[in-house]
RNAcentral holds the sequence, with entries from ENA. A computed fold for a 72-nucleotide RNA from Candidatus Falkowbacteria bacterium RIFOXYA2_FULL_47_19, annotated as transfer RNA. Rfam family: tRNA. From the family's description: Transfer RNA (tRNA) molecules are approximately 80 nucleotides in length.
RNA sequence: CGGGCUGUGGUAUAAAGGCUAUUACGCACGAUUCGGGUUCGUGUAAUGGCGGUUCAAUUCCGCCCAGCCCGA
Numbered sequence: 001c002g003g004g005c006u007g008u009g010g011u012a013u014a015a016a017g018g019c020u021a022u023u024a025c026g027c028a029c030g031a032u033u034c035g036g037g038u039u040c041g042u043g044u045a046a047u048g049g050c051g052g053u054u055c056a057a058u059u060c061c062g063c064c065c066a067g068c069c070c071g072a
Stems, first nucleotide, its partner, number of pairs: 001071007010025003018055001026044006048064005
């Protein structure tokens, strides 16, 4: 320098054009307990960035950024 793949709560994941973005762990509060743990309930928090297409974009397209891989 060229090409490919990936990017979603704190972590790991699902959603592949459409209904409130899913689930688990975590965290906070409450119940249970003499206390802790377990269990249960409620809550918290996310689409890498900028544009484009579309009535509608996590999804499709372009560029950029980051990581990994291949080539030179």